[in-house]
Predicted 3D model of a 317-nucleotide part of an RNA (large-subunit ribosomal RNA, domain IV) from Gelidiella flabella. It is recorded under the gene name rnl. The organism belongs to Gelidiella, within Eukaryota. The RNAcentral record of the full RNA draws on ENA. Its mean pLDDT, the model's own confidence on a scale to 100, is 83.

Context: one part of a larger RNA
RNA sequence: UUGUACUGAAGGAACUCGGCAAAUUGACUCUGUAAGUUCGCAAUAAAGAGAGCCUGCAAUUCAAGUAGGUAGCAUAAAAUGGAGAGCAACGACUGGUUACCAAAACCACAGGACUUUGCUAAUUUUUAAAGAAGUAUAAAGUCUGAUGCCUGCCCAGUACUUAAAAAAGAAAAAGAUGAGUAAAAGCUCAGUUUUGAAUUCUAAGUAAACGGCGGUUCUAACUAUAAGAAUCCUCAGGUAGCGAAAUUCCUUGGCGGGUAAAUUCCGUCCUGCACGAAUGGCUUAACGAUUGCUCUACUGUCUCCAGUACAAAUUCG
Numbered sequence: 001u002u003g004u005a006c007u008g009a010a011g012g013a014a015c016u017c018g019g020c021a022a023a024u025u026g027a028c029u030c031u032g033u034a035a036g037u038u039c040g041c042a043a044u045a046a047a048g049a050g051a052g053c054c055u056g057c058a059a060u061u062c063a064a065g066u067a068g069g070u071a072g073c074a075u076a077a078a079a080u081g082g083a084g085a086g087c088a089a090c091g092a093c094u095g096g097u098u099a100c101c102a103a104a105a106c107c108a109c110a111g112g113a114c115u116u117u118g119c120u121a122a123u124u125u126u127u128a129a130a131g132a133a134g135u136a137u138a139a140a141g142u143c144u145g146a147u148g149c150c151u152g153c154c155c156a157g158u159a160c161u162u163a164a165a166a167a168a169g170a171a172a173a174a175g176a177u178g179a180g181u182a183a184a185a186g187c188u189c190a191g192u193u194u195u196g197a198a199u200u201c202u203a204a205g206u207a208a209a210c211g212g213c214g215g216u217u218c219u220a221a222c223u224a225u226a227a228g229a230a231u232c233c234u235c236a237g238g239u240a241g242c243g244a245a246a247u248u249c250c251u252u253g254g255c256g257g258g259u260a261a262a263u264u265c266c267g268u269c270c271u272g273c274a275c276g277a278a279u280g281g282c283u284u285a286a287c288g289a290u291u292g293c294u295c296u297a298c299u300g301u302c303u304c305c306a307g308u309a310c311a312a313a314u315u316c317g
Stems, first nucleotide, its partner, number of pairs: 001312008010303002014301001019298001028050004036041001038146001052070006071075001083296007090288002095107002111144007123130002148282003152213003157210002159206005167200002172195004177190005214232005241275001242272001253269005
């Protein structure tokens, strides 16, 4: 000097990206327990108190009670053995995941919806087999992701579905005709007529299919704003709800709270560069080794380092 343990005056997060690490709490008995809530929870919430040994009550094992006595600074006497509270984001939850840098807000999930499939089922590229020794309360595919309140407008584009109308649409087959083979038969070739599928085109339907959801100008008796009016374009012009958001560039937006002081955090406003409704929208009790913020307790994280034990390095021998 380093490592691993341990102790520390006064202060107590001033450290730091961040309380990282450490410290605090801790089992048992008794009391007591808030907001919120899907009434199950939240909850060991929080916050308090107790404890050893001896004797009596007391009669039988454990455990416990009560009255007295007794030792200590200390009796769950060592070891083992929850720190707690509040606000918000995301995901409902338990579960699963990058074997060897990521456990999460990712995946799954119960629940919801759409589509396909009538059984020799659809589907799995083919065979075989599965589906299934099942039969639409079944099976397969896709999206969403508990619950609660809801899920607006657009079928012009792409996609899918449907359609005894019309048009386009192949090889082939059939009929007659012509040419070659001198003629017949047969064969070969040419155009023509008829038959004519999927598909294309056309016309409808379908958005919990892929997706999409405007601009300009003016207007109220202070000002400001614009319920309203006009006009252009579009398939339709973004509804409810939410909103500087895990989305906000300008931006450290404005206001309020919290701090002596805060680009973070919470509430609110709406001027949404560029939220928005199952590519789900907005809430939500419980849950989370998730993420951001605050407080109490606690501490060598720090002010500011010091010491002890052990191990090593180093120096001398």